[in-house]
Context: one part of a larger RNA
C1' cells in the first nucleotide's frame, strides 16, 4: 500500500407550511377504567387543548374598542372555518449529521526514576607536597629568631577503582526512545554509594535549568462530569428529469461567522406589474470647451505704493537694470472654477412586441477572477488596489489564439460513415489555393523595442515644385526714407517695447543666425545669372539593440514567398445551423383514458422541486425448490440510469415475485477503525 467487512441528519415532545382523510361552528380526548382467544384491539371516559370578538396598562366596554374635549383624525379590529390524526419539509429543546482539540473541575493513584531531607551500613590503588606543634643546636639579659631533624595538616598535588560527562568521531528505520570509541574533570570531600524511612498535584523538591516528581511536567498520571465546547478542518455513501445562484447593501467585539434585504426554486392566488423598441415631454451641469466668477500662472504697458540713490535747514523734489497692487494688451491651467454645454443614462405619458406581480414553504451566498471601457489610489509601475458599466470565467464543454479559468467564435437533449457555415485558416507537420491580379521589401525585416542617425530602396502609385529653368552649387545683388518710433549712456536690423509703412526696384523681411561698447563686418531670406532635369514629401527597409542553462515564426522550412499591401475568386473549418429519426420537460387542442398533434424548450456549481431503482423486515396475495433454495463464478441478452433476467459449473437448503407498510437502507476517499486477509 491494495481487497473485503463496519463507518455519517436520527429519535423524542414541541411548533410553522403543504399534501391526504374524519367531522365541522365546532374539532378532539388525556390520565384512568371496562371487555375480550390476554397479543393486542374495541368501548367508557369532555378533565383539559384549540377555534367560534376585539380593543385597552387597565376598571371595562364589546363588532368595536383605544387615544382624546370631540361626532375629528389616527393606531388595533371587523368583513376569509376551524380541528383532530397521519405523511413530507423546516424549525426548537434535546449530544441532534460523523470523527477531532488545547484545556477546566471533582474523587483517587504515585517519591523501585528523580529532587531535597532522615535513620543505619559500605567505599576511596599507588605516589607527591610537608602546615602546625615538639626535639636538639645556635641565639638573647629573658625573649624575639635562626638552623637541623621529627611530625603529618590541607573543600593540597598526580593518578587507579569510583563517579561525571569537556571534545570529537560513530550510530540516528541505533546493538540501544542517548549508547559506544577516543579523550576530558574530581578523586578525604559541600566525595561517592547500599538498604530502611518522609515531603503528593496549584502541592512537593530545587547550590534555580521552570529543572525533577516512574521513557509524562509552565501544573504527573487514573477515573469520573463526559458524547464538554469547536463561528474551524476533514469526510457525509443509488439513479434520472426541470428549473438554477451569489461572491452585493444595511447592521454587527464584526470582518474566513452571523441577521434582514436582493438575487435562485417551488406552491397558491390573480391579471396587476416589468422588460424591449418608437413618438412625445422632462430635469441635469459630466465630455469637451471657455476665462464672465473663484483661484493658479507668464510676458508687457501704465501707474500707485514699498526699497535703494542723490538734492535739500524745512517742506520737498528727481532718477531708478530693485520689488510690485488696480486696471490696460497677448497667451495658459484647474476634481472641490463656470459665461457655456452634449452623446449616453434617467424620468413621465401614448402606441407595439414580449410577458411577469403578490402570498406562503425551502435555500445557498454575503473570499470573487480577468479583460474592454470611465475614475480614484500608486510612479498615467505592478498578474497592484479601489468605485462604476459591460462582457466571460466562476457554474460551460466544442473551435481558434504552438501550449493558456476570464481573449475571439459559439452555448453539448441522443444518435448518423449527411449537409453549411463562424473565429481563423489554406507549402509540409496538418483539413482546405504552392488561387487570379499585381505593389514593396533583400533586413530571414517578417518573427520583440524608443529618442535619435544614414542620399538603403521604389519603370508608369499618390502629392508639391518644375524649360516661363525646378533642387544643389558658383558669380553679383541684398538697396532708399532709416540711425522707424519708444526706451537708454549708447540701441544705427539683430538688449527690450511698439508699429511692421512706404520708396527705387528684377529683388530686398524697418530683418534669419554670427558679431560691435555701439557702429562696422559676415551672412540669411528674396532677386538676377550661370548651370540643365529633375528635385521634395510619402511606403518598406537599415544602425541604435547589451543578462545570467539553448531559442522573441510552434517547429520544417520560406524570397517576383509559404513576408507585406491592396482588390478578388474558391476551400477547409465547431457539439453553431440545417436535414432525417428516436427520447423528454411545458403550454394548447383532440380523446373517458391510452395516445396524437402543434408550438417553445432540455450546458450547469451551491441550490429548490419531481420520478424512480435497490436492500432487510412485517402484512395479504401468489409462486419456485435434492429432478437442486440462498451464495459464488463464466457470459457476445434486456432496460433511457440506478439496475433487471436466461443458460452452464460450483454450491447443498431455503428463495422469490405483487401490493402496502417499516427502516441499524445503498461508501472511493474521514494522514477513518488495537476487524479480517495478501
Nucleotide at each position: 500500500g491494495c481487497c473485503a467487512g463496519c463507518g455519517a441528519g436520527u429519535u423524542a415532545c414541541g411548533u410553522u407550511a403543504u399534501a391526504u382523510g374524519g367531522c365541522a361552528a365546532g374539532g378532539u380526548u388525556a390520565a384512568a377504567c371496562a371487555a375480550c382467544a390476554a397479543c393486542g384491539u374495541u368501548g367508557u371516559g369532555g378533565a383539559g387543548c384549540c377555534g367560534g370578538a376585539g380593543c385597552g396598562a387597565a376598571a371595562g366596554c364589546g363588532a368595536g374598542g383605544g387615544u382624546g374635549a370631540a361626532u375629528a383624525g389616527c393606531g388595533c379590529g371587523u368583513u376569509a372555518a376551524g380541528u383532530c390524526a397521519u405523511a413530507u419539509a423546516g424549525u426548537g429543546u434535546a449530544g441532534a449529521c460523523a470523527c477531532g482539540a488545547a484545556a477546566c473541575c471533582a474523587a483517587g493513584u504515585g517519591a523501585u526514576c528523580u529532587a531535597u531531607c532522615u535513620a543505619u551500613g559500605g567505599c576511596c590503588a599507588g605516589g607527591u607536597u610537608g602546615a602546625a606543634g615538639c626535639a636538639g643546636g645556635g641565639g638573647u639579659a629573658a625573649a624575639a629568631c635562626c638552623u637541623u631533624g621529627u611530625g603529618g595538616a590541607g573543600g593540597a598535588c598526580c593518578g587507579a577503582a569510583c563517579u561525571a560527562g569537556u571534545g570529537a568521531c560513530u550510530g540516528u528505520u541505533g546493538a540501544a526512545a542517548a549508547a559506544g570509541u577516543c579523550u576530558u574533570g574530581g578523586a578525604u570531600g559541600a566525595g561517592c554509594u547500599g538498604u530502611g524511612g518522609a515531603u503528593a498535584g496549584g502541592g512537593g523538591u530545587g547550590a534555580a535549568a521552570g529543572g525533577c516528581c516512574a521513557a509524562u511536567c509552565a501544573a504527573a498520571c487514573u477515573u469520573g462530569g463526559a458524547g464538554a465546547u469547536a463561528u474551524c478542518u476533514u469526510g457525509u455513501u443509488c439513479u434520472c428529469u426541470c428549473c438554477g445562484a451569489a461572491a452585493u447593501a444595511a447592521c454587527u467585539u464584526u470582518a474566513g461567522g452571523g441577521u434582514u434585504a436582493g438575487u435562485c426554486u417551488u406552491a397558491g392566488c390573480a391579471a396587476u406589474a416589468c422588460c424591449u423598441u418608437u413618438u412625445u415631454g422632462g430635469g441635469g451641469g459630466u465630455a469637451g470647451a471657455g476665462c464672465a466668477c473663484u483661484g493658479g500662472a507668464u510676458c508687457u504697458c501704465c501707474u500707485a505704493g514699498g526699497g535703494g540713490g542723490c538734492c535739500u535747514a524745512c517742506c520737498g523734489g528727481c532718477c531708478u537694470a530693485c520689488c510690485a497692487a488696480c486696471g490696460g494688451g497677448a497667451a495658459c491651467c484647474a476634481a472641490a472654477c463656470u459665461c457655456c454645454g452634449a452623446a449616453u443614462a434617467c424620468c413621465a405619458a401614448a402606441g407595439a412586441g414580449g410577458c411577469a406581480g403578490c402570498u406562503g414553504g425551502g435555500a445557498a451566498a454575503u473570499a470573487g477572477a480577468c479583460u474592454g471601457u470611465g475614475g480614484g489610489g500608486g510612479a498615467u509601475a505592478a498578474g497592484c488596489u479601489u468605485c462604476a458599466u459591460a462582457g466571460u470565467c466562476a457554474a460551460a464543454a466544442g473551435g481558434g489564439g504552438a501550449a493558456c479559468a476570464g481573449c475571439c467564435c459559439a452555448g453539448a437533449u441522443c444518435g448518423u460513415c449527411g449537409a453549411u457555415u463562424a473565429a481563423g485558416g489554406c507549402c509540409c507537420c496538418a483539413a482546405a489555393u504552392u488561387c487570379u491580379a499585381g505593389u514593396c521589401u533583400a533586413a530571414g525585416u517578417g518573427a520583440g523595442a524608443a529618442a535619435g542617425g544614414a542620399a538603403g530602396u521604389a519603370g508608369a502609385g499618390u502629392u508639391u515644385c518644375u524649360a516661363a529653368a525646378a533642387c544643389a552649387g558658383u558669380u553679383g545683388g541684398g538697396a532708399u526714407g532709416u540711425u522707424g518710433g519708444c526706451u537708454u549712456a549708447g540701441a544705427g536690423g539683430c538688449a527690450g517695447c511698439c508699429a511692421u509703412c512706404a520708396u527705387u526696384u528684377a529683388a530686398a523681411g524697418a530683418g534669419u543666425g554670427c558679431g560691435u561698447a555701439a557702429c562696422a563686418g559676415c551672412u540669411c531670406a528674396c532677386c538676377a545669372a550661370u548651370c540643365g532635369a529633375g528635385a521634395g514629401a510619402u511606403g518598406c527597409g537599415c544602425c541604435g539593440a547589451u543578462a545570467a542553462u539553448a531559442u522573441c515564426c510552434g517547429g520544417g522550412a520560406c524570397u517576383a514567398a509559404a513576408g507585406u499591401a491592396u482588390a478578388g475568386a474558391g476551400c477547409c473549418g465547431a457539439a453553431u445551423u440545417c436535414a432525417c429519426g428516436g427520447g423528454u420537460g411545458u403550454a394548447c387542442a383532440g380523446g373517458c383514458a391510452a395516445c396524437u398533434g402543434u408550438a417553445c424548450g432540455c450546458g450547469g456549481u451551491a441550490g429548490g422541486a419531481g420520478a424512480g431503482c435497490g436492500u432487510a423486515g412485517u402484512a395479504u396475495g401468489u409462486g419456485c425448490a435434492g429432478c437442486g433454495a440462498a451464495g459464488g463464478u463464466a457470459u457476445a441478452c434486456c432496460g433511457u440510469a440506478a439496475g433487471g433476467a436466461g443458460u452452464g459449473c460450483u454450491g447443498g437448503a431455503g428463495c422469490g415475485c405483487a401490493u402496502a407498510c417499516u427502516a441499524g437502507u445503498g461508501a472511493a476517499u474521514a494522514u477513518g477503525c488495537a476487524u479480517g486477509g495478501c
Background: A computed fold for a 678-nucleotide part of an RNA from an Actinomycetota bacterium, annotated as large-subunit ribosomal RNA, domain II.